SAM riboswitch aptamer (S box leader) from an Ardenticatenia bacterium, 110 nucleotides, folded computationally. It was read from a public genome assembly, where an Rfam model found it.
[in-house]
RNA sequence: CUCUUAUCCAGAGAGGCGGAGGGACCGGCCCGAGGAAGCCUCGGCAACCUGGCAGCACAGCGCCAAGGUGCCAAUUCCGGCAGAGCGUUUAUCGUUCUGGAAGAUGAGAG
Numbered sequence: 001c002u003c004u005u006a007u008c009c010a011g012a013g014a015g016g017c018g019g020a021g022g023g024a025c026c027g028g029c030c031c032g033a034g035g036a037a038g039c040c041u042c043g044g045c046a047a048c049c050u051g052g053c054a055g056c057a058c059a060g061c062g063c064c065a066a067g068g069u070g071c072c073a074a075u076u077c078c079g080g081c082a083g084a085g086c087g088u089u090u091a092u093c094g095u096u097c098u099g100g101a102a103g104a105u106g107a108g109a110g
Base pairs, nucleotide, nucleotide: 001110002109003108004107005106006105007104008103013042014041015040016039017038021031022030023029025080026079027078028077043072044071045070048068049067050065051064052063053062055061056060076102081099082098083097084096085095086094087093
C1' cells in the first nucleotide's frame, strides 16, 4: 500500500515544550493568541485483540481483568451518490428515512 471482516448517535484532559494552523478530501459550519498542529509527561475512556471464569449450544452470546492497539470539541461536526416519503414558491429547492461511497480504528491475509 491492497484485500477481507467488525464497529463508528455512548464514553474520557491536565501540565510542559512549541508558535499558526486544525477538524482526511470538496462544500458548509466550527475550533484556534484566553495559544492550532506536532512532541513529551501524567491522567482518563473504552473493551477490538489478549488472559481468566461460567454456561447455553452452536463458532455466537455473558462476567471479570487490562498485557497489545485505539481514543479523550461538535454523531465519522453536517452534507457529497442513489432511492422513497413529506412540504412548497415546481427549483440544479427544503426536509425526514433507508441504502451506498469515502474515511477512521481493530483483527486477519497478501